[in-house]
Predicted 3D model of an 86-nucleotide RNA (c-di-GMP-I riboswitch aptamer) from Uliginosibacterium gangwonense DSM 18521. The organism belongs to Uliginosibacterium gangwonense, within Bacteria. Its Rfam family is "c-di-GMP-I riboswitch aptamer". Its family is annotated with cyclic-di-GMP binding in the Gene Ontology. The sequence was found by an Rfam model in a public genome assembly.
RNA sequence: UGUAAAAAAGGGCAAACCCACCGAAAGGUGGAGACGCAAAGCUUCCGGCCUAAAGCGUAGAACGCAAUGGCAGCGGGGCCGCCGUU
Numbered sequence: 001u002g003u004a005a006a007a008a009a010g011g012g013c014a015a016a017c018c019c020a021c022c023g024a025a026a027g028g029u030g031g032a033g034a035c036g037c038a039a040a041g042c043u044u045c046c047g048g049c050c051u052a053a054a055g056c057g058u059a060g061a062a063c064g065c066a067a068u069g070g071c072a073g074c075g076g077g078g079c080c081g082c083c084g085u086u
Base pairs, nucleotide, nucleotide: 006086007085012037013036018031019030020029021028022027035073041079042078043077045076046075047074048071049070050069055065056064057063
């Protein structure tokens, strides 16, 4: 100096609930709050899941189909990255 494992320090993120706003919804953003997280940093490329507005079916309603809307804190892939004291 590198690698692997375990522990540590300093710091980081923030589930649910609640409030405000945006959105058709799923969900998002901010506040407050911590269930958890070593990539819970970024990215929908693949699979999965959620919603179902436009549209289509329908005489119409209900309903069904439907992602171009979402989930990166569902899994995989890609990109980037902190500590490294014992």